[in-house]
The RNA shown here (transfer RNA) has 78 nucleotides and comes from a Candidatus Veblenbacteria bacterium. Lineage of the source: Bacteria > Bacteria candidate phyla > Candidatus Vebleniibacteriota. The RNAcentral record of the sequence draws on ENA. Model confidence (mean pLDDT): 83 of 100. It matches the Rfam family "tRNA". By type it is a transfer RNA.
RNA sequence: GGGCGGCUAGCUCAGCCUGGUUAGAGCAUCUCACUGAUAAUGAGAAGGUCGAUGGUUCGAAUCCAUCGCCGCCCACCA
Numbered sequence: 001g002g003g004c005g006g007c008u009a010g011c012u013c014a015g016c017c018u019g020g021u022u023a024g025a026g027c028a029u030c031u032c033a034c035u036g037a038u039a040a041u042g043a044g045a046a047g048g049u050c051g052a053u054g055g056u057u058c059g060a061a062u063c064c065a066u067c068g069c070c071g072c073c074c075a076c077c078a
Stems, first nucleotide, its partner, number of pairs: 001074007010027004020058001029045005051067005
């Protein structure tokens, strides 16, 4: 230098191909129930400007462009 994959809740991830009603799951956290007490279990709550900027569109996590970070492969130099 070239190619590919990834970036979404505190953590691990789905959703993206095919744009559209409120952005989800598990774990973790908090509250309540249960218990002599804890754990487990059940109910509920909180938690996100979807890596950044710009563009297309009535409408973008989703499409397009550029950039950043992480990983893998190839090439080049030594």